[in-house]
């Protein structure tokens, strides 16, 4: 410097809680139910996609829903400048893109966790972790259509 082999992290729907929501407790109040206050907790995005450098506000699709609400922080989306790609070789501009470097239209469906079922754990409780068999999106991906002026160069 390289390799291998173990352990740990880990990557952005991602972490966070001072505000709602719950839950337990303690004092007051109340006839039960309950209320208010205090203190302890708990809850707060389910997954697909997604990254040329910079910049500044601050973000795609869908699936659940009783708050996934409200809010902080942070972002790979979208924009502007660079850079680089296609659009027949070179520039220019102009479009669209982002190295898998075409937007668009059509078509076919290829992919998903969670939630719901049923179970184990921890927990006084809210809950919080974990298993099982099974299901079900949409962007994006795929197949098909579907490409620019003007100027030089070179070939016919």
């Nucleotide at each position: 410097a390289a390799a291998a082999a173990a352990u740990g992290a880990g990557g952005a729907g991602c972490g966070c809680c001072a505000g709602g929501g719950c839950u337990c407790g303690g004092a007051c109040c109340g006839u039960c139910c309950g209320g208010u206050c205090c203190g302890a907790g708990u809850u707060g995005a389910c997954g697909a996609g997604g990254g040329g450098g910079g910049g500044g506000a601050g973000c795609u699709c869908g699936g659940a829903u009783c708050a996934u609400c409200g809010g902080c922080g942070g972002g790979u989306g979208a924009c502007c400048c660079c850079c680089g790609g296609u659009g027949c070789g070179c520039c220019a501009c102009c479009a669209c893109c982002g190295u898998g470097a075409a937007a668009g239209g059509c078509c076919a469906g290829c992919c998903a966790a969670a939630g719901a079922c049923g179970g184990u754990c921890a927990g006084c409780g809210a809950u919080g972790a974990c298993c099982g068999g099974g299901a079900c999106a949409a962007a994006u991906g795929g197949g098909c259509c579907g490409g620019g002026u003007g100027g030089c160069a070179a070939g016919a």